A computed fold for an 85-nucleotide RNA from Cloacibacillus evryensis DSM 19522, annotated as c-di-GMP-I riboswitch aptamer. Model confidence (mean pLDDT): 81 of 100. The source organism's lineage runs through Bacteria, Thermotogati, Synergistaceae, Cloacibacillus and Cloacibacillus evryensis. The same sequence occurs in records of 2 taxa.
RNA sequence: AAAAGUAAAAGGCAAGCCCGUUGAAAAACGGAGCACGCAAAACUAUAGGGUCUUACCCCGUCAGGGAUGACAGCCAGUUACCUUC
Numbered sequence: 001a002a003a004a005g006u007a008a009a010a011g012g013c014a015a016g017c018c019c020g021u022u023g024a025a026a027a028a029c030g031g032a033g034c035a036c037g038c039a040a041a042a043c044u045a046u047a048g049g050g051u052c053u054u055a056c057c058c059c060g061u062c063a064g065g066g067a068u069g070a071c072a073g074c075c076a077g078u079u080a081c082c083u084u085c
Base pairs, nucleotide, nucleotide: 003084004083005082012038013037016034017033018031019030020029021028022027036073042078043077044076048075049074050071051070052069056066057065058064
């Protein structure tokens, strides 16, 4: 350097629940505590696929459709700690 994550250590992250704020919503952020889980649950939404939402737009209304709004803890891409080999 490459590959791997059985065990150990140093540690790290935090779904969801409750409260508050923002938002049309999806969702995000902050806080107290617990911990579903994670060897990338770190970063990337202007490589790409996929998913959610529909203020607004299309539509005579309804229905329906569409991101410019979101999701990286769906896949993916990039980089990295520890250990083993």